[in-house]
RNA sequence: UACUUAUCAAGAGCGACUGAGGGACAGGCCCUGUGAAGUCCGGCAACCUGCAAAGUGUAAGGUGCCAAAUCCUGCGGUUAAGCCGAGAGAUGAGAU
Numbered sequence: 001u002a003c004u005u006a007u008c009a010a011g012a013g014c015g016a017c018u019g020a021g022g023g024a025c026a027g028g029c030c031c032u033g034u035g036a037a038g039u040c041c042g043g044c045a046a047c048c049u050g051c052a053a054a055g056u057g058u059a060a061g062g063u064g065c066c067a068a069a070u071c072c073u074g075c076g077g078u079u080a081a082g083c084c085g086a087g088a089g090a091u092g093a094g095a096u
Base pairs, nucleotide, nucleotide: 003094004093005092006091007090008089013041015040016039017038021031022030023029025074026073027072028071042066043065044064047062048061049060050058051057052056070088075085076084077083078082
């Protein structure tokens, strides 16, 4: 890098350093010197492992995550609002 599968409306800082960007892509709409991204600390969660006799709990290890529904829309169905499905994307686990 491509494949399979599960999940994606809940949850998570009034901390330290630093200093201009960020929200995948495009169009919107937003966040941001009352401090973006990043690093550290902290936290959330429970996918995998572990542990506990245990269809549940725990949170030690491996990931992940910590504005807004995956921020909204993108393609199709429906007259439309809306709803449903798909696609794309993200993360875990597996297989090549």
The RNA shown here (SAM riboswitch aptamer (S box leader)) has 96 nucleotides. Its mean pLDDT, the model's own confidence on a scale to 100, is 83. Of the family's consensus pairs, 94% are formed in the model. It matches the Rfam family "SAM riboswitch aptamer (S box leader)". Gene Ontology term of the family: regulation of gene expression.